[in-house]
RNA sequence: CUCUCAUCGAGAGCGGUGGAGGGACGGGCCCCGAGAAGCCGCGGCAACCGGCGAGAGCUUCGGCUUUCGUGCCAGGUGCCAAAUCCCGCGGAGGAGUCUCCGGCAGAUGAGGC
Repeated sequence: CUCUCAUCGAGAGCGGUGGAGGGACGGGCCCCGAGAAGCCGCGGCAACCGGCGAGAGCUUCGGCUUUCGUGCCAGGUGCCAAAUCCCGCGGAGGAGUCUCCGGCAGAUGAGGC
């Protein structure tokens, strides 16, 4: 970089530095000198991978699967404005620009080439 699978309306920010951008892309709408991005420190959220426990099932006895109000922990990642901020393509319904479903794109994790 590409492919597969799972999840994405929950949750969680302060300080220092820095000095104008940021929210992936386009449109919209927002955040931002009452200090953006980036970097550093500390803190936190969550539980994908990981570790541990208990019940059940299967087993070639190596282990595998599944369940637990949300089992417990927090080592590897990730994340800490707004639903992935909303829309983007297609469809259904409703009548005033709304609601719903699916898809694309994107993000994160795990695995594969």
Predicted 3D model of a 113-nucleotide RNA (SAM riboswitch aptamer (S box leader)) from Rubrobacter sp.
The organism belongs to Rubrobacter, within Bacteria.
It was read from a public genome assembly, where an Rfam model found it.
Rfam family: SAM riboswitch aptamer (S box leader). Gene Ontology term of the family: regulation of gene expression.
Model confidence (mean pLDDT): 83 of 100.